[in-house]
RNA sequence: UCUGAAAAAAGUAAACCCUGGGUAACCAGGGGACACAAAGCCACGGGUCCGCACUGGAGUGGAUAGCCGGGUUGCCUGAA
Numbered sequence: 001u002c003u004g005a006a007a008a009a010a011g012u013a014a015a016c017c018c019u020g021g022g023u024a025a026c027c028a029g030g031g032g033a034c035a036c037a038a039a040g041c042c043a044c045g046g047g048u049c050c051g052c053a054c055u056g057g058a059g060u061g062g063a064u065a066g067c068c069g070g071g072u073u074g075c076c077u078g079a080a
Stems, first nucleotide, its partner, number of pairs: 001079002004076001011036002016031006034066001040072003044069003047064006
């Protein structure tokens, strides 16, 4: 640097429930495991979702990293 998730040691935590925050999407904590080789982190491009505005067209603010691409950091095996 590339590779893979068979092994080993770790890790994360969907849906749903409770509590709290938010107009909302959604987020945090606790429980809970659908799944994940980056399901670590980043809103840069696209997509999707929410609010405001508009209703011909266009806009604007927010969310989503477990939608895709990209950036960046990283455990282990094997190869060079």